[in-house]
Context: one part of a larger RNA
C1' cells in the first nucleotide's frame, strides 16, 4: 500500500447492487418447510335450508353431496434446503478403465396385453387402555395379492439342433361399419393413456487404476484376515468383502506405523510475476442429521422433517406406560467483540403429483433490519471589500480566519406534497374457427394456426409531470522526523503521549486546550488477520 463475512470509538442525508452466528455439530417454546392423484378402488357424513308427521320431546324425506372426510392402491418423499462434526482418504482434483456393473421417471423400435382364484383395510359390532394406541367377530373393491396359459431377439444348459425357466392391468372419451340383442346398447369397433417382455438412447450412479493433495523423526519399525493362492458364499458388479484350507508373506528413510491439524476443488486476497495466504457468499464433489449401532422398503437410502435397538437430555402420566430431535425458514435462551423479520406471494423461474383444471413448494421471487461492503448522488450556484462584527496572533504598525459571512440574483438533484403510472405475462385452460393425421365415420382424440377471454407478491413501487422552498442534510483523524500540515496559553520527568526513533525536570511546533493548517469525506480513525 492492498484486502476483510469483521469488531470497537466518534459521526451519520439519499439511492442501487451485494452481503450478514467466523463463537456452543450448545439446548430449543411456537408456526410453517412434502405432498398429490376420484381418469386405479370400495365406502361416505354434518351444519344449514325446504317439505311432512308429531304425544311438541322429537321422527321421516329431499337438498346440501357422491361434497367434506378417513381408508386400500400408485407416484413422490434418495430431489430441493442446511451444516462442516468427522475424514490426511481413491475423500477431493485430474486423466483413464469397467470384456467386472446397475439404472424408476423420459425418448426411439419390436412383440404381447389371455384364463381364473382367495383375501383384506375402510365400515358394522364387541372389548382393553389415563393417554399413545391396541385386540377379536362379521362384510366388501381394485392398476393391491396369488395361480395357470402363452413367449421372442431374455436367462440357463448344449458344439449345434434343441430343451428347460420366466410376464402382464386396466382406465377414460367417442361410435354403430361389422356380430348379437334391437327407439339404443354390448362382451363389438375406435382414439388416447396405462401394464408386461425385450433392444437401443439420454441423463444418473457404483467400482477400479496412474499422478497430485498439511505438519512432527523430540514418532523407526508396523502387520495374523495381516500378504498371496485354491474353493465356496455374498453383491448389480471386481475383490480377504466374508468363510474353510494351503503358503509365509506384505509395508517401510522415495518416511511405513503413530501423533497433531484440516472437508476438497473451481475460486478469493495479495503480488510485476514466481510465489504466499485462504476455501464466507455462488458452482461441483464428499461427509453428517441428538450420540452409537444394525436393517427394512425401494431403481437408488442404510434414509435431516421414515422405522427398530441402546444411551444422554427434555416433556406428559391415572405411575401401569408413553412422546420428542431446527446443522430447513423465521424465532428463543446461552456463548460471544459480533451477525437480521416468529414478514408477503406462488405473479415469475424451477421441482413433486395429476389427462387436465389445479394442489403443494420458508426452493425461489420479493419486502423488512444493519454505512457490513462496493458504486452513484447531494448537503447549493453566481455576484459580493467599509476586507464588517467576533475569535486568534502581534514587533501594536498590523496580520489571519476571508468572498468566507451578511446582502443581491438564480437553480431545483435528493428528501417532502399532489396527480398520472409501467415492463416483468408467456402460457395452461376455455369458447369460436381453419387445416392435417387417425378411423367405417363429417364422433372422439392428437398436432399446427387464427381470434376472444383469464393470471402481478413486489406495488400505486420504478418512472413521468406539477408545487413549494436554500429551505431538511458534515464529520473524523492528524500537524517533532519517517509524513502533507505551526503558533499561543496551561502543565513542569507531574499529568500524560508513543507504530519506530523518542517527547515531558519553567518559554514543549511531541502532553492538555485554543486559533490556524493538512488529509480523507457519509464517513474517518483504532484493533485484529493475510499478502
Nucleotide at each position: 500500500g492492498a484486502a476483510c463475512g469483521a469488531a470497537c470509538g466518534c459521526u451519520g442525508g439519499c439511492g442501487g447492487c451485494g452481503u450478514g452466528c467466523u463463537u456452543a455439530a450448545c439446548a430449543c417454546a411456537u408456526g410453517c418447510a412434502a405432498g398429490u392423484c376420484g381418469a386405479a378402488c370400495g365406502c361416505g357424513a354434518a351444519a344449514g335450508u325446504c317439505u311432512u308427521c308429531u304425544u311438541c320431546g322429537g321422527g321421516a324425506g329431499a337438498u346440501g353431496a357422491g361434497u367434506a372426510g378417513a381408508g386400500u392402491g400408485g407416484c413422490g418423499c434418495a430431489c430441493g434446503g442446511g451444516u462442516g462434526a468427522g475424514u490426511a482418504a481413491c475423500g477431493c482434483g485430474u486423466a483413464a478403465g469397467u470384456a467386472a456393473u446397475c439404472u424408476a421417471c423420459c425418448c426411439u423400435g419390436a412383440u404381447g396385453u389371455u384364463c381364473g382364484g382367495g383375501a383384506u383395510a375402510a365400515c358394522c359390532c364387541a372389548c382393553c387402555g389415563a393417554a399413545a394406541g391396541g385386540u377379536g367377530u362379521g362384510c366388501u373393491a381394485a392398476u393391491a395379492c396369488c395361480g395357470g396359459a402363452u413367449a421372442c431377439g431374455c436367462u440357463g444348459a448344449g458344439u449345434a439342433a434343441u430343451c428347460a425357466g420366466g410376464a402382464a392391468a386396466g382406465g377414460u372419451g367417442g361410435c354403430c361399419u361389422c356380430u348379437u340383442c334391437a327407439u339404443g346398447a354390448a362382451a363389438g369397433c375406435u382414439a388416447c393413456u396405462g401394464c408386461a417382455u425385450u433392444a437401443g438412447g439420454a441423463g444418473g450412479a457404483g467400482c477400479u487404476u496412474g499422478c497430485g493433495u498439511a505438519c512432527c523423526a523430540u514418532u523407526a519399525g508396523c502387520u495374523a484376515g495381516u500378504a498371496g493362492g485354491u474353493a465356496g458364499g455374498g453383491u448389480a458388479a471386481u475383490g480377504g468383502c466374508c468363510u474353510a484350507c494351503c503358503u509365509a508373506g506384505g509395508c517401510g528413510a522415495c518416511g511405513a506405523u503413530g501423533g497433531u491439524u484440516a472437508g476438497c476443488g473451481g475460486g478469493u486476497c495479495u503480488g510485476a510475476g514466481a510465489g504466499g495466504a485462504u476455501g464466507a457468499u455462488c458452482c461441483g464433489c464428499c461427509a453428517c442429521a441428538c450420540u452409537g449401532g444394525a436393517a427394512c422398503u425401494g431403481g437408488a437410502a442404510c434414509a435431516c422433517g421414515g422405522a427398530c435397538c441402546a444411551g444422554a437430555c427434555u416433556c406428559c402420566u391415572a405411575c401401569g406406560g408413553g412422546a420428542g430431535g431446527c446443522a430447513g425458514c423465521a424465532g428463543u435462551g446461552a456463548g460471544g467483540a459480533a451477525u437480521a423479520u416468529u414478514g408477503c406471494g406462488c405473479a415469475a423461474u424451477g421441482g413433486g403429483g395429476g389427462a387436465a383444471a389445479c394442489c403443494c413448494u420458508g426452493a425461489c421471487g420479493c419486502a423488512g433490519c444493519g454505512a457490513c461492503g462496493c458504486c452513484g448522488c447531494g448537503u447549493g450556484g453566481a455576484u459580493g471589500a467599509u476586507g464588517a462584527a467576533g475569535g486568534c496572533c502581534u514587533u501594536c504598525g498590523g496580520g489571519u480566519c476571508g468572498u468566507a459571512a451578511a446582502a443581491u440574483c438564480c437553480u431545483g438533484u435528493c428528501a417532502g406534497a399532489u396527480g398520472g403510472g409501467a415492463a416483468g405475462a408467456a402460457a395452461u385452460g376455455u369458447u369460436a374457427u381453419u387445416g392435417u393425421a387417425u378411423u367405417a365415420a363429417u364422433a372422439c382424440u392428437a398436432c399446427a394456426g387464427u381470434a376472444g377471454u383469464u393470471u402481478g407478491a413486489c406495488g400505486g413501487u420504478a418512472c413521468c409531470a406539477u408545487c413549494a422552498a436554500a429551505g431538511g442534510a458534515a464529520g473524523c483523524a492528524c500537524c517533532g522526523g519517517c509524513u502533507a500540515a505551526c503558533u499561543c496559553c496551561g502543565u513542569g520527568c507531574c499529568a500524560g503521549c508513543a507504530g519506530c526513533c523518542g517527547c515531558g525536570g519553567u518559554a514543549a511546533u511531541a502532553c492538555g486546550g485554543a486559533g490556524g493548517g493538512u488529509g480523507c469525506g457519509a464517513g474517518c480513525g483504532u484493533u485484529g488477520u493475510u499478502c